[in-house]
């Protein structure tokens, strides 16, 4: 200097023939127990890496940059 892949809630991470943004753990409140642990029920918590672009409409296509990892030189 080139090829791939990955970027979503604190964390791991699912969703892509384009239309509802979630799962578990964990924060938080409540209730069982003398209390821990645990169980049950609720609530919070996101500009879907960043900008554009195509579309009625994008987490999904498209085009460009960031960022990690991997390969090859």
């Nucleotide at each position: 200097g080139g090829g791939g892949c990955u970027g979503u809630a604190g964390c791991u991470c699912a969703g892509u023939u384009g239309g509802g943004a979630g799962a578990g753990c964990g924060c938080u409140u409540g209730c069982a127990u003398g209390g821990c642990a645990u169980g049950c029920a609720a609530u919070a918590g996101g500009u879907c890496g960043a900008g554009g672009g195509u579309u009625c409409a994008a987490c999904u296509c498209c085009c460009u940059c960031c960022a990690g990892c991997u390969c090859c030189a």